[in-house]
Context: one part of a larger RNA
RNA sequence: GGCACAAGGUGGAUGCCUAAGCACCAAAUGGCGAAGAAGGACGUGGCGAACUGCGAAAAGCCUCGGUGAGCUGUAAGCGAGCUUAGACCCGGGGAUAUCCGAAUGGGGCAACCUGGCAGGUGGAAGACCUGUCAUUCCGUAAGGAAGGCGAACGGCGUGAACUGAAACAUCUUAGUAGCGCCAGGAAGAGAAAAUAAGAAUGAUUCCCUCAGUAGUGGCGAACGAACGGGGAAGAUGCCUAAACCGGUCUUAAGGCCGGGGUAGAGGGACAGCGUUAUCUGGAUAUUACUUAUAGACGAACCGAUCUGGAAAGGUCGACCGGAGGGGGUGACAGUCCCGUAGUUGAAAUAGGUAAUAUUUGGUAGCUGGAUCCCGAGUAGCCCGGGGCACGAGAAAUCCUGGGUGAAUCUGCGAGGACCAUCUCGUAAGGCAAAAUACAUUUGGUGACUGAUAGCGUAGCAGUACCGUGAGGGAAAGGUGAAAAGCACCCCGGGAGGGGAGUGAAAUAGAACCUGAAACCUUGUGCUU
Numbered sequence: 001g002g003c004a005c006a007a008g009g010u011g012g013a014u015g016c017c018u019a020a021g022c023a024c025c026a027a028a029u030g031g032c033g034a035a036g037a038a039g040g041a042c043g044u045g046g047c048g049a050a051c052u053g054c055g056a057a058a059a060g061c062c063u064c065g066g067u068g069a070g071c072u073g074u075a076a077g078c079g080a081g082c083u084u085a086g087a088c089c090c091g092g093g094g095a096u097a098u099c100c101g102a103a104u105g106g107g108g109c110a111a112c113c114u115g116g117c118a119g120g121u122g123g124a125a126g127a128c129c130u131g132u133c134a135u136u137c138c139g140u141a142a143g144g145a146a147g148g149c150g151a152a153c154g155g156c157g158u159g160a161a162c163u164g165a166a167a168c169a170u171c172u173u174a175g176u177a178g179c180g181c182c183a184g185g186a187a188g189a190g191a192a193a194a195u196a197a198g199a200a201u202g203a204u205u206c207c208c209u210c211a212g213u214a215g216u217g218g219c220g221a222a223c224g225a226a227c228g229g230g231g232a233a234g235a236u237g238c239c240u241a242a243a244c245c246g247g248u249c250u251u252a253a254g255g256c257c258g259g260g261g262u263a264g265a266g267g268g269a270c271a272g273c274g275u276u277a278u279c280u281g282g283a284u285a286u287u288a289c290u291u292a293u294a295g296a297c298g299a300a301c302c303g304a305u306c307u308g309g310a311a312a313g314g315u316c317g318a319c320c321g322g323a324g325g326g327g328g329u330g331a332c333a334g335u336c337c338c339g340u341a342g343u344u345g346a347a348a349u350a351g352g353u354a355a356u357a358u359u360u361g362g363u364a365g366c367u368g369g370a371u372c373c374c375g376a377g378u379a380g381c382c383c384g385g386g387g388c389a390c391g392a393g394a395a396a397u398c399c400u401g402g403g404u405g406a407a408u409c410u411g412c413g414a415g416g417a418c419c420a421u422c423u424c425g426u427a428a429g430g431c432a433a434a435a436u437a438c439a440u441u442u443g444g445u446g447a448c449u450g451a452u453a454g455c456g457u458a459g460c461a462g463u464a465c466c467g468u469g470a471g472g473g474a475a476a477g478g479u480g481a482a483a484a485g486c487a488c489c490c491c492g493g494g495a496g497g498g499g500a501g502u503g504a505a506a507u508a509g510a511a512c513c514u515g516a517a518a519c520c521u522u523g524u525g526c527u528u
Stems, first nucleotide, its partner, number of pairs: 001527009015513001016478002020449002022446009031149002039100003042055003046078002050074002061094006070082003105114003115133007135146004153184001154182005164171001168218001194201002205232005215223002237431003240375001244259006264409001266374004270368004279362015295344003301317001303316004318335002320324001326338003380404007390416001411426005465472002485512001488499004
């Protein structure tokens, strides 16, 4: 030096665990803000650095309920107190709420500086206190509204590239990402100028299917329907413009207001007849019930014995069950604790349903067929684009920057160029619940994770740290049943260790469960 065995050190794998996370389901909720938000700064405790709470009334104040013996947060300790005259805690309502921040008297390098006016303290000045003073829009005014924040979901506008095509230009990625505007609890869409096809359906939205079909496509890569069928939800829902009548303004044209009127077996106006019967919407109030925001009651072994540090385990014997879901307790507990099934509860605030009352709206018909009306720079057409699964194609349908430019029911549009026949519909005004999307809260569930996993974060994490900045972004869990966290003695300056003691265990001693390997030692044996 090598090999083997043993005992250690180091290290933190593995096993077990879970305080945290993830996903789905159900219900509820969906905004906050000039009455100053979100987010912060600074304060605030007897001793207080941090977190949490709170705001100069500062770990709190008032009040109404709940609860019932302890309490003064995390968080021990000292000190001082509170509390059955009900504290602490839980819930409803209220008060206070510094400074910054939309930030709003003016300024400003956020949390600072500095004014005007009115009132006050003060003899006065300085100083201090309270209130008020931004802008824009609406309104004659009094006054009202807006602004900012917010994870996703939504609508509109604008709009890439990497990439794929094994290069690349049409194409694709993709109308995606990004950016802007605007919302709502949902948004958007929506009551046929529809879809069909000789039969019919009957607004919209969403899901399954049709179907990777028909198609589109340097017919490459790739893109990719609809009809029809089955479901969810449902309201074949409504209001206007015009004709006509009246009022008002006006020189007139016309405008405004009221009535009228709203349709596709065309309807309405108009003329004649008839009529408030029926049905129904909104708002407010009261009452009842109910839900949410605290809770309450809640069965049955203080059984025997064995092992053990400890019984919930073994053996033996009981009991309850509308409760044998779950968690905890010194190992595995229906009957020990919290609970669970079941039953029950609200002074206050908010929501829902119903009834009643008040109030305010809407809502039919028949006959006639002469006249009038039925949404115009619109439809259509041409040029240029876009969008439709559809890349200009035979290219309809939809939108429109330029040009041109109709008709009013004997009208007009559509049925994938176009024409005829036929069929369907009635454009050029508007509104609208539900089924759908997303998130938060509460409850539940999991052939979800178990600390290199699961959210980036199980621990004071969007922290430490990095970056001028936008931004990037960690590591880090486990003593024990209980701190019983080693009094006392010894060595040592200390760190640390040896005894003693605690404990079931201390090779469980806080660098603390288990404690693999690499790596480093010591001892013994063999060997060189």
This is a predicted structure of a 528-nucleotide part of an RNA (large-subunit ribosomal RNA, domain I) from a wastewater metagenome. The RNAcentral record of the full RNA draws on SILVA. The coordinates come from a structure-prediction model, not an experiment, and the mean pLDDT is 81.